[in-house]
Molecule: Lysine riboswitch aptamer
Organism: Apilactobacillus bombintestini
């Protein structure tokens, strides 16, 4: 310096039964209402719908979908791979200023793995996720100690740029 490998509800892409989303937005009809209202918000602009009665409510009919979640099953692995992220892009009708969703990506940043409760935040959601925290467990390798001693066990610690085997 290369190869090859272990930790398990292990990681990660893909595919995608099925729940939920919801009997909800939208659409049609009838009533009430009666003047402004709609393109995320502000302002300016430019467009639309409206007394042939809009926007808004209430009834009655019809009635989806998308992000999200996911059984299976295939693949590719074991810093697998997730967060964070100055700083940008892209889109929501034109500009500006927020806000949102998408996405890119400095930093030798953080994290051994998985679950399980608490909190916040996002969401239709108590469903999952993301940060944070407690208290166990579970690999690994140090230290000290015990034993039935090249093994196992019992405490503390550590940290994947790490550990085990080989060349």
């Nucleotide at each position: 310096a290369g190869a090859a490998g272990a930790g398990g509800c292990g990681c990660a892409a893909c595919u995608g039964a099925c729940a939920a989303g919801a009997g909800u937005a939208g659409c049609c009809a009838u009533c009430c209402g009666g003047a402004a209202u709609c393109g995320a918000u502000a302002a300016a602009g430019c467009g639309g719908u409206a007394a042939c009665g809009a926007u808004g409510g209430a009834u009655g009919g019809u009635a989806a979908a998308a992000g999200g979640g996911g059984a299976u099953g295939u693949u590719g692995c074991c810093g697998a791979a997730a967060c964070u992220a100055a700083c940008g892009g892209u889109u929501a009708c034109u500009u500006u200023a927020u806000u949102a969703a998408c996405u890119g990506a400095a930093g030798u940043g953080u994290u051994g793995g998985g679950g399980u409760c608490c909190a916040a935040u996002u969401u239709a959601a108590u469903a999952a996720a993301u940060u944070g925290g407690a208290a166990a467990c579970u690999g690994u390798c140090g230290u000290a100690g015990u034993u039935u001693u090249u093994a196992a066990c019992u405490a503390c610690g550590g940290a994947g740029u790490g550990c085990u085997u080989u060349u």